[in-house]
RNA sequence: CGGAGCGUAGCGCAGCCUGGUAGCGCACUUGACUGGGGGUCAAGGGGUCGAAGGUUCGAAUCCUUUCGCUCCGA
Numbered sequence: 001c002g003g004a005g006c007g008u009a010g011c012g013c014a015g016c017c018u019g020g021u022a023g024c025g026c027a028c029u030u031g032a033c034u035g036g037g038g039g040u041c042a043a044g045g046g047g048u049c050g051a052a053g054g055u056u057c058g059a060a061u062c063c064u065u066u067c068g069c070u071c072c073g074a
C1' cells in the first nucleotide's frame, strides 16, 4: 500500500442477507427461602447498535466517508 473479517448493555454473543417495538446467557440491584456462606425462585435496572453523513414514512440492517482491532497478500 491492496484485500477480507469484526465492532450491539459490565463481559460473551444473536439480530443485518430479506429495513418495521433492540434481544439472549452470565453478571448487577431488590425481595423470598436458608443460622450464615453458597444455592434456588420471583421481580427489576442498564444500549442513543464504533463515529459522521446520505436514502427512506421508518435504518443496528441499505449507500458513502471515517476510526479501532485481527487476518491474508505485497
Stems, first nucleotide, its partner, number of pairs: 001073007010026004020057001028044006050066005

Predicted 3D model of a 74-nucleotide RNA (transfer RNA) from a Myxococcales bacterium. Model confidence (mean pLDDT): 84 of 100. Its Rfam family is "tRNA". Rfam classes the family as a transfer RNA. About the family: Transfer RNA (tRNA) molecules are approximately 80 nucleotides in length. The sequence was found in a public genome assembly.